[in-house]
Context: one part of a larger RNA
RNA sequence: CUUUCGUUUAGGAACUCGGCACAAUUGGCCCCGUAACUUCGGGAUAAGGGGUGCCUAUGGCAACAUAGGCCGCAGUGAAAUGGCCCUCGUGACUGUUUAACAAAAACACAGGACUCUGCUGAAAUCACAAGAUGAUGUAUAGGGUCUGACGCCUGCCCGGUGCUGGAAGGUCAAGGGGAUAUGUCAGGAGCAAUCCAAAGCAUUGAACUUAAGCCCCAGUAAACGGCGGCCGUAACUAUAACGGUCCUAAGGUAGCGAAAUUCCUUGUCGGGUAAGUUCCGACCUGCACGAAUGGCGUAACAAAGAGGGCACUGUCUCAACGAAAGACUCG
Numbered sequence: 001c002u003u004u005c006g007u008u009u010a011g012g013a014a015c016u017c018g019g020c021a022c023a024a025u026u027g028g029c030c031c032c033g034u035a036a037c038u039u040c041g042g043g044a045u046a047a048g049g050g051g052u053g054c055c056u057a058u059g060g061c062a063a064c065a066u067a068g069g070c071c072g073c074a075g076u077g078a079a080a081u082g083g084c085c086c087u088c089g090u091g092a093c094u095g096u097u098u099a100a101c102a103a104a105a106a107c108a109c110a111g112g113a114c115u116c117u118g119c120u121g122a123a124a125u126c127a128c129a130a131g132a133u134g135a136u137g138u139a140u141a142g143g144g145u146c147u148g149a150c151g152c153c154u155g156c157c158c159g160g161u162g163c164u165g166g167a168a169g170g171u172c173a174a175g176g177g178g179a180u181a182u183g184u185c186a187g188g189a190g191c192a193a194u195c196c197a198a199a200g201c202a203u204u205g206a207a208c209u210u211a212a213g214c215c216c217c218a219g220u221a222a223a224c225g226g227c228g229g230c231c232g233u234a235a236c237u238a239u240a241a242c243g244g245u246c247c248u249a250a251g252g253u254a255g256c257g258a259a260a261u262u263c264c265u266u267g268u269c270g271g272g273u274a275a276g277u278u279c280c281g282a283c284c285u286g287c288a289c290g291a292a293u294g295g296c297g298u299a300a301c302a303a304a305g306a307g308g309g310c311a312c313u314g315u316c317u318c319a320a321c322g323a324a325a326g327a328c329u330c331g
Stems, first nucleotide, its partner, number of pairs: 001326008010317002014315001019312001028052005037042001039149001053070007071075001083310006090302002095107002111147007124133003150297004155227003160224002162220005169215003175209002181203004187196003228246005255289001256286001267283005
C1' cells in the first nucleotide's frame, strides 16, 4: 500500500450525479400523546414526550401497580430489535416480469365498454382426418379486442379505411349455350391447273344465361382514425366579446397545461436558498395536451422517480490510530 473490520478531537453533507454506504441515528416493552387528508377502514408504532435495574413495604391469585430506599458512566446494561417528516409526478392496491447487466411509471388486476356466439357439430382454437378443447358449460355462459380501483366525466366528425346491412343498376369466373369460321372429303364442274362442297369427324367459339365480390346506397368512432387559415374591429395603449372571407367530413368541447408532453427555454412572476438549469405554486405564447390509443382528480400503497427539512454520522474538511488477512523478504 490492498481487502475486511474497530475507534475518533472540532465541524456536521462542506462529499457526491444523488446522503451512495448492513456508516451512524432510531429500536423491545409500558404510560401519555398524536396533524393535514380520508373511500371513515385508515393515515398511525404518525409526529413528540416520559419510564425501564435492585431492595423493602402495601394492594393483588398473578402479571403488575403505588410509595420509600440502594448502586453504576450506562438498568430492552450483551445479542436480536423501525430513523423520521413535508411536497410533487406516475401507477389505485396485494401481485407478475427480462433464469445470468433492467423489478419499473412495464405486465396483470377487480371494475368498464364494444363485438362475436342460440348449441344434433355455438363462436373461437388444434388437427390431413378421426377426434379434442370450449364444456359434462348454454347469453347472469363462452371467445376476441380496448380500457384499467374509486369519484366527476367521456364533446364534434361516417369524407377515407374497416365492419354491418341493402339490393335496383354497372362490372364479373368456371359452367351452360352454341352462332360463325376453318381443316378433311363422298360428290359436282372443268381438257387441265383448279374451284364449289352435303353428312360425318376435328378445331374454333359470338349472342344469351350466371354467384359472391367490387362499383353503388345506408348505418357504425369505448371501430382504424381526424378534430383549420387569413383579415378587420371597443373613446390612451393593449387585447378582441364582434364582423368579413376561404377551405373542410368536422374544425379540439369539458378539464389540464413550459407538463414523463415546451423547440425557442435556465420562458415570466411568486416561494424555498446567502446563492436554485432541479423543485413547488401560478400565468398560457399548447414548436407538437385532450377525453376508454381514455381526460382530470384521488385516501391507501411503492426495495420505483423528483425536490426539501429534522436527527445522525469518517460521505467530507483531512486524515489518524488499532486489528486480521494479503502485499514485501527468506524458504

Source information
Predicted 3D model of a 331-nucleotide part of an RNA (large-subunit ribosomal RNA, domain IV) from Candidatus Praeruminimicrobium purgamenti. Its Rfam family is "Bacterial large subunit ribosomal RNA".